[in-house]
Context: one part of a larger RNA
């Protein structure tokens, strides 16, 4: 020096645990804000800082309910207090709520300055009041509108990725769509949405890669309405009131006849139920081992309760609970009833009046339809052109005829559908500290960066601090006794304590 064995150091793996996460289910809620929000700054406690709470009325105030013994947050200690004359605490309602922030008296480098103390801006009304012949869905000036790539096609350009990501604006608890100028096919259906299926079908496509329907059918859910015009009336006009709203065409107009007590909405009131605090709630003891009983042994009991968690080891009967039952002064929600409000007839005749115009259509350039311009309908834009009014118009995938179906150029509309920042309850062949959220500890913190931005690490003494009085080495740190404890090789660098690595002792060997 090497190897082996034993005992240690270092280190923090492993197994166990959970205070935190993850995913989902069900129900609620889907907003807050000029009555000043969200987010912050600075303060407030007898005693430093941090977090939480709170606002110069500041660790809190008032009131109404609950609750019943301790209490002055996390968080010890000490001081001074409060409390069965009901505190602390929990819930409803209210008051206060510095400064900043939409920030809004003016300014500003947010949390500050100035100040005459001002609701900035917008809308409506009134007053004053031009230019101008009128006109104003007129002109002029300024602004907004914006969309990929990697990829696939085994290259790449049409195509695909994809109208996706991203950007912009806006709305709601949902949004959008929606009551046929629809689908269909000789039979019919009857707003929209969503789902199963049709179907990877029909199609589309450098007919490549790919893209990719619809009708019929089965479900979920169902709900229908208002206007323009003709005509009448008021009015100088603008305009308003009545009337009217349809496709077996309807209305207006002319004539004739007649009239109900029904339907819907429901803010006010009353009531039921529920939410926002809570309450009652069965049944076990003796011995043994132990530091400790829930363990073992013996004999019992309850169950509309043998879910779960806790407590010095494993508890139906110790604690909190659980099954079940009960409960609200105040506020809120659903539903029911009601005061109340709203709506409302039929027949006959009639080519005359009306039935949404720079519209439909067409040309051209595009977009979107599963459909890449194709024979390309249907739908939507830019430019140009430009009809018809029921003896009418549109659609049925070029187009024409016949036939069938519908009635555009005005508008509203719940449910079934999508999502989850958030609240309550619950579940897990989800994780268990290099995992699970980045975050179980000061976490979007420390730290890095001019900035946009990037972004950690660190869990476990013990049942209980009983956290080691006193003595010794000693400047401390650290250690040796003593003592506590079941255990101190559980001593705060604290449970278990692997390996690498470093030692001590013995043996073997060179």
């Nucleotide at each position: 020096g090497g190897c082996u064995u034993a005992c240690g150091g270092u280190g923090g793996a492993u197994a166990c645990c959970u205070a935190g996460g993850c995913a989902c289910c069900c129900a609620g809620a889907g907003a807050c804000g000029a009555g000043g929000a969200a987010g912050g700054g600075c303060g407030u406690a007898g005693u430093a800082a941090u977090c939480a709470a709170u606002g110069a009325a500041a660790u809190g105030c008032u009131u109404c309910a609950g609750g019943g013994a301790g209490u002055u947050g996390a968080a010890a200690a000490u001081a001074a207090g409060c409390a069965u004359a009901g505190a602390u605490u929990c819930g409803g309602a209210g008051a206060u709520u510095c400064c900043u922030g939409a920030a809004u008296a003016g300014g500003g480098c947010a949390a500050c300055c100035u100040u005459u103390c001002g609701a900035a801006c917008u809308g409506c009304u009134g007053c004053u009041g031009a230019a101008u012949c009128c006109a104003u869905g007129g002109g002029c000036a300024g602004g907004c509108a914006a969309g990929a790539u990697u990829u696939g096609a085994a290259a790449c350009a049409u195509c695909u990725u994809a109208g996706u990501a991203g950007c912009u604006a806006g709305a709601g608890g949902a949004a959008a769509a929606g009551a046929a100028a629809g689908c269909a096919a000789a039979a019919g259906c009857g707003a929209u949405u969503u789902u199963u299926g049709u179907a990877g079908u029909a199609g589309c496509a450098g007919c490549g890669a790919c893209c990719g329907a619809a009708a019929u059918a089965g479900g979920a859910g169902c709900a229908g309405c208002c206007u323009a015009a003709a005509c009448c009336g008021u009015g100088a006009a603008a305009a308003c009131g009545g009337g009217g709203u349809u496709g077996u065409g309807g209305g207006a107009g002319a004539g004739c006849a007649a009239u109900a007590c029904a339907a819907g909405c429901a803010u006010c009131g009353u009531g039921c139920u529920g939410c926002u605090a809570g309450g009652c709630g069965a049944a076990g003891u003796a011995g043994c081992c132990c530091g400790a009983a829930u363990g073992c042994u013996g004999c019992a009991c309850c169950c509309u309760a043998g879910a779960u968690g806790g407590a010095g080891a494993a508890a139906g009967u110790c604690c909190a609970g659980u099954a079940g039952c009960c409960g609200a002064a105040a506020g809120c929600a659903u539903c029911a009833c009601u005061a109340g409000c709203u709506u409302a007839u039929g027949c006959u005749c009639u080519g005359a009046c009306c039935c949404g115009a720079g519209u439909a259509g067409c040309a051209u350039g595009g977009g979107g339809c599963a459909c890449g311009u194709g024979g390309a309908a249907u739908c939507c834009c830019g430019u140009g052109u430009g009809a018809a009014u029921c003896c009418g118009c549109a659609a049925g995938g070029a187009c024409c005829a016949c036939c069938u179906u519908g009635c555009a150029a005005g508008g509203c509309u719940a449910a079934a559908u999508a999502c989850u920042c958030c609240u309550a309850g619950g579940u897990g062949a989800c994780c268990g500290a290099u995992a699970g959220c980045a975050a179980a500890g000061u976490a979007g913190u420390a730290c890095c960066g001019u900035g946009a931005g990037g972004g950690a690490a660190u869990g476990g003494u013990g049942a209980a601090a009983c956290g080691a009085a006193c003595c010794c080495c000693c400047a401390u740190c650290g250690g040796g006794g003593a003592g506590u404890g079941a255990a101190a090789u559980a001593g705060a660098a604290c449970a278990u304590g692997a390996a690498a690595c470093c030692g001590u002792a013995a043996g073997c060997u060179c």